[in-house]
RNA sequence: GGGCCCAUAGCUCAGCUGGUAGAGCGCCUCAUUUGCAAUGAGGAGGUCAUCGGUUCGAAUCCGAUUGGGUCCA
Numbered sequence: 001g002g003g004c005c006c007a008u009a010g011c012u013c014a015g016c017u018g019g020u021a022g023a024g025c026g027c028c029u030c031a032u033u034u035g036c037a038a039u040g041a042g043g044a045g046g047u048c049a050u051c052g053g054u055u056c057g058a059a060u061c062c063g064a065u066u067g068g069g070u071c072c073a
Base pairs, nucleotide, nucleotide: 001072002071003070004069005068006067007066010025011024012023013022019056027043028042029041030040031039049065050064051063052062053061
């Protein structure tokens, strides 16, 4: 220098062929307990890496950029 893959909540990851962004764990509150844990109920938390394009509509499609992984030279 070139090819391919990945980037979504604090962490691990879903998101079916473009149509309201989700789960588990963690965090907060409440109930239960003398207390803790466990359990149950509720809640907060997201510029879907960045920029641009296509579209009525983009996490999803296209291009560029950044970071990470891998292979070739």

A computed fold for a 73-nucleotide RNA from Candidatus Yanofskybacteria bacterium RIFCSPHIGHO2_02_FULL_43_17, annotated as transfer RNA. It matches the Rfam family "tRNA". Gene Ontology term of the family: triplet codon-amino acid adaptor activity. By type it is a transfer RNA.